Molecule: SAM riboswitch aptamer (S box leader)
Organism: Gammaproteobacteria bacterium
């Protein structure tokens, strides 16, 4: 780095460094940002993916797969906005007398992301 399967509407912030961009790319938006952001470092916290721990299910019985439940001292992950939002298909609904036109969730793609297995 691929490849697979799962999630992606919730949740969790202090201080030390540093100094101009920063929200993953490219486009458009909107936003954060010298009242110091992005990052990094320390501490804290949040989650509960694996890992732990109990139970069901199944089963002659075990185990495994699955499902529920706990615990958080272990591996990792995460602490602005839904993965900030949209770009592509689909089928809606509003506003308007119809059309252009605006607005509004909804479902799938696509790209991420973070864990888990394998290469």
């Nucleotide at each position: 780095g691929g490849c697979u399967c799962a999630u992606c509407g919730a949740g969790a912030c202090c201080g030390g460094c540093c100094g101009a961009g920063g929200g993953a790319c490219g486009a458009g938006g909107c936003c954060c940002u010298u009242u110091g952001a992005c990052g990094c470092c320390g501490g804290g916290g949040c989650a509960a993916c694996c890992g732990c721990c109990g139970g069901g299910c199944c089963c002659a019985a075990c185990c495994a797969a699955c499902c529920c439940g706990g615990a958080a001292a272990g591996g990792u992950g995460c602490c602005a906005a839904c993965u900030c939002c949209u770009g592509c298909g689909g089928a809606g609904g509003g506003c308007u007398g119809c059309g252009a036109g605006c607005c509004c969730g909804c479902c799938g793609g696509c790209a991420g992301a973070u864990g888990a297995g394998c290469c």